[in-house]
Molecule: transfer RNA
Organism: Paraflavitalea soli
RNA sequence: CGGCUUAUAGUUCAAAGGAAGAACAGUACGCUACGAACGUACAGAUAGAAGUUCGAAUCUUCUUAAGCCGU
Repeated sequence: CGGCUUAUAGUUCAAAGGAAGAACAGUACGCUACGAACGUACAGAUAGAAGUUCGAAUCUUCUUAAGCCGU
């Protein structure tokens, strides 16, 4: 310098164009003599910037970070 892959919640993963869901973790309440477990509820994310589209996590371009390959 070139090519490829990956980037979603605190963590591990879904969502193949109709607008993001689960598990664990967290908070509150219930339960308990107190905890744990269990139950109910709540909060929490699309790496960044543009473009295409009625509509983008998803398609295109650039950038950033990580990994692999080549020179």